The RNA shown here (Bacterial RNase P class A) has 296 nucleotides and comes from a Pseudomonadota bacterium. The organism belongs to Pseudomonadota, within Bacteria. It matches the Rfam family "Bacterial RNase P class A". The family's RNA type in Rfam is ribozyme. Its mean pLDDT, the model's own confidence on a scale to 100, is 78.
RNA sequence: GAAGCUGGUCAGGCAAUCGCCGCCUUGAGCGAUCAGGGGGGAGGAAAGUCCGGGCUCCAUAGGGCAGGAUGCCGGUUAACGGCCGGCCGCCGCGAGGCGAGGAACAGGGCCACAGAGACGAGUAUGCCGCAAGGCGGACGUGAAACGCGGUAACCUCCAUCCGGAGCAAGGCCAAAUAGGCAGACGAUGAAGCGGCUCGCCGAGUCUGCGGGUAGGCUGCUUGAGCGAUUGAGCAAUCAAUCGCCUAGAGGAAUGAUUGCCCACGACAAAACCCGGCUUAUCGAUCAGCUUCACUU
Numbered sequence: 001g002a003a004g005c006u007g008g009u010c011a012g013g014c015a016a017u018c019g020c021c022g023c024c025u026u027g028a029g030c031g032a033u034c035a036g037g038g039g040g041g042a043g044g045a046a047a048g049u050c051c052g053g054g055c056u057c058c059a060u061a062g063g064g065c066a067g068g069a070u071g072c073c074g075g076u077u078a079a080c081g082g083c084c085g086g087c088c089g090c091c092g093c094g095a096g097g098c099g100a101g102g103a104a105c106a107g108g109g110c111c112a113c114a115g116a117g118a119c120g121a122g123u124a125u126g127c128c129g130c131a132a133g134g135c136g137g138a139c140g141u142g143a144a145a146c147g148c149g150g151u152a153a154c155c156u157c158c159a160u161c162c163g164g165a166g167c168a169a170g171g172c173c174a175a176a177u178a179g180g181c182a183g184a185c186g187a188u189g190a191a192g193c194g195g196c197u198c199g200c201c202g203a204g205u206c207u208g209c210g211g212g213u214a215g216g217c218u219g220c221u222u223g224a225g226c227g228a229u230u231g232a233g234c235a236a237u238c239a240a241u242c243g244c245c246u247a248g249a250g251g252a253a254u255g256a257u258u259g260c261c262c263a264c265g266a267c268a269a270a271a272c273c274c275g276g277c278u279u280a281u282c283g284a285u286c287a288g289c290u291u292c293a294c295u296u
């Protein structure tokens, strides 16, 4: 100097004018509302809906079968199929990256082409036999041919784990109507939120026709939260102390204009919340490590 690997930070900034959403506060108003002041207002992936939960309901909710998921050992976590550490295997010169990581004598399936023959089968020469048939089994081929061969991200076996549905969950208020008509099942037991079954429970359930309503409030943001320091630990992480509050829309709020700076802005926009994984991506910067070339 070049090329890489791993981990972290940022994700245009500042100012002005007008506009939008929410909170606090002042004044006026019977109220609706109007005027003023203060603070706040989309991401590292908000995406995919792939895993795991919190929360809500079924619901009084136990067992079995079927089904599904994971698969070395240990740790961590609310939990996980995540993360961390170690072993083993593969890729890379290397720093590192990936993992499909239990069992092949429990049983089954499959092994292209070549070869007579690829799961218990077997060709030729040869031997026995009148024959049918029996014994035996070379060379070649091929990854593998008298076998304790391969393959389980093929079925399967083993070990461990697993209710269901989801904020359009649910709760409250208001309003309206026809608590309508007909039929079937039901204490010989209806309905009971993936399937079947046992048990529990104990009275409605289902189908067709017909009628009325669809408005408002809430759930809704202080949370397994974030940051700093110290201690323990290889680490993931845990504990203590101190500090911070950081969107809650409701057909869906962040827009427009101007000026300056600059790394000249990619991928891209919350809808109950959180921990992960995967995918997309313009760049800037920090720390550690690896390889190559040259010089000293």
Base pairs, nucleotide, nucleotide: 001292002291003290004289005288006287007286008285009284010283012261013260014259015258016257017256018255020041021040023038024037025036026035027034028033043267047278048277050276051275052274053273054272055166056165057164058163062198063197064196065195067162068161069160070159071158072086073085074084075083076082087101088099089098090097091096102157103156107155108154109151110150111149126135127134128133170218171217172216173215180209181208182207183206184205185204192200225244226243227242228241229240230239231238232237